[in-house]
A computed fold for a 350-nucleotide part of an RNA from a groundwater metagenome, annotated as small-subunit ribosomal RNA, central domain. Rfam family: Bacterial small subunit ribosomal RNA.
Context: one part of a larger RNA
RNA sequence: CUGGGCGUAAAGCGCGCGCAGGCGGCUCUUUAAGUAUGGCGUGAAAUCUCCCUGCUCAACGGGGAGGGUGCGUUGUAGACUGAGGAGCUUGAGGUCGGUAGAGGGGGGUGGAAUUGCUGGUGUAGCGGUGAAAUGCGUAGAGAUCAGCAGGAACACCCGUGGCGAAGGCGGCCCCCUGGGCCGUACCUGACGCUGAGGCGCGAAGGCUAGGGGAGCGACCCGGAUUAGAUACCCGGUUAGUCCUAGCAGUAAACGAUGGAUACUAGGUGUGGGGGGUGUUGACCCCUCCUGUGCCGAAGCUAACGCAUUAAGUAUCCCGCCUGGGGAGUACGGUCGCAAGACUAAAACUC
Numbered sequence: 001c002u003g004g005g006c007g008u009a010a011a012g013c014g015c016g017c018g019c020a021g022g023c024g025g026c027u028c029u030u031u032a033a034g035u036a037u038g039g040c041g042u043g044a045a046a047u048c049u050c051c052c053u054g055c056u057c058a059a060c061g062g063g064g065a066g067g068g069u070g071c072g073u074u075g076u077a078g079a080c081u082g083a084g085g086a087g088c089u090u091g092a093g094g095u096c097g098g099u100a101g102a103g104g105g106g107g108g109u110g111g112a113a114u115u116g117c118u119g120g121u122g123u124a125g126c127g128g129u130g131a132a133a134u135g136c137g138u139a140g141a142g143a144u145c146a147g148c149a150g151g152a153a154c155a156c157c158c159g160u161g162g163c164g165a166a167g168g169c170g171g172c173c174c175c176c177u178g179g180g181c182c183g184u185a186c187c188u189g190a191c192g193c194u195g196a197g198g199c200g201c202g203a204a205g206g207c208u209a210g211g212g213g214a215g216c217g218a219c220c221c222g223g224a225u226u227a228g229a230u231a232c233c234c235g236g237u238u239a240g241u242c243c244u245a246g247c248a249g250u251a252a253a254c255g256a257u258g259g260a261u262a263c264u265a266g267g268u269g270u271g272g273g274g275g276g277u278g279u280u281g282a283c284c285c286c287u288c289c290u291g292u293g294c295c296g297a298a299g300c301u302a303a304c305g306c307a308u309u310a311a312g313u314a315u316c317c318c319g320c321c322u323g324g325g326g327a328g329u330a331c332g333g334u335c336g337c338a339a340g341a342c343u344a345a346a347a348c349u350c
Stems, first nucleotide, its partner, number of pairs: 003322004007304002012318001014201004021194003025088007033081002035077008048066007091191001092188003096183004103177007110154001115149007125136002162169002206247006215241002220236004258317006266295011299306002323350003332343004
């Protein structure tokens, strides 16, 4: 000496459920597998250390002694870990009473707006741009009024507001349904944490089949701009965007920060709930729990910054990194209808 790391330098799996495994609260007791210690045996020779010694020295060699991770066996100890037994309630779960919410699935329904169609009024323009043109319009457009159709999205409320594991979720009503929080301390009695594999969920775009299609709009076609303009701007417009069933499985899937538990100054907003003072009551004020922001002590950090929602102090479990390029590529394998996804090198080069 017996790695160091992962917010931004390489590095946290997109998220969850969970088999195996690893780890695991308090008290008593037994055991003695781990553990500690003693005895005995073994630990060949060579090697290693020490002493003596032979080649003129040394390397090398000879003799003696020692040491020897460990293994076996037999005692002893019983703190800690394990195993068996008995118990406990603070971890975990449940009962009961409340409660907030765009949490999920299904069905129904409403108004505004866009577009189209029909009809009325009405006449020469409308539209678009930096300026134009393509385009639309005397077969009557645009404007305006009335009616009808259809699809998609839900202005204001809307808030570093809420809910969800993440992706994500926003008009209103009904049905089905998941989770959370607060109060009580009644029940179970460690039933817990994590989680390789595995299984499930997973934005947008994409794919298959069938529907639907208002607006928007990759591709494509025009008009402009320009040296050119396979663009930016303008006029059209197909897939798609929407629904049903299935596939796909990716992302700057981000807090670029895995999960759990405990501990460690405060200040100030805001969401949910409880208690108290006070009040006719609400508000206000004090306080507890639980979310979500900002600012900051100690501490940490290369700095930026983080700071009870830690990137602080610790423990447990998982994942991942190990110079840049080649390359998240080739090959192989697994999956997929395909697109491709996952796993994942090397030569060479700096």